[in-house]
RNA sequence: CGGGGAGUGGCGCAGCUUGGCAGCGCGUCGGCUUUGGGUGCCGAAGGCCGGGGGUUCAAAUCCCCCCUCCCCGA
Numbered sequence: 001c002g003g004g005g006a007g008u009g010g011c012g013c014a015g016c017u018u019g020g021c022a023g024c025g026c027g028u029c030g031g032c033u034u035u036g037g038g039u040g041c042c043g044a045a046g047g048c049c050g051g052g053g054g055u056u057c058a059a060a061u062c063c064c065c066c067c068u069c070c071c072c073g074a
Base pairs, nucleotide, nucleotide: 001073002072003071004070005069006068007067010026011025012024013023020057028044029043030042031041032040050066051065052064053063054062
């Protein structure tokens, strides 16, 4: 320098193909249960979807530019 992949709650990921309420597991907090802890059950908090711009009635999703990480090639 060229090509490809990834970036979404604290962590790991899905959702993108086919635009229309942002979800799952773990974790955290509260409650019940227990002498207590753990397990189990119930509930809750936590996200401006890497940044900026564009298209659209509407963008995590489509288009453009940029940033970070990984792989391949030179």
Predicted 3D model of a 74-nucleotide RNA (transfer RNA) from Actinopolymorpha cephalotaxi. Rfam family: tRNA. Rfam classes the family as a transfer RNA.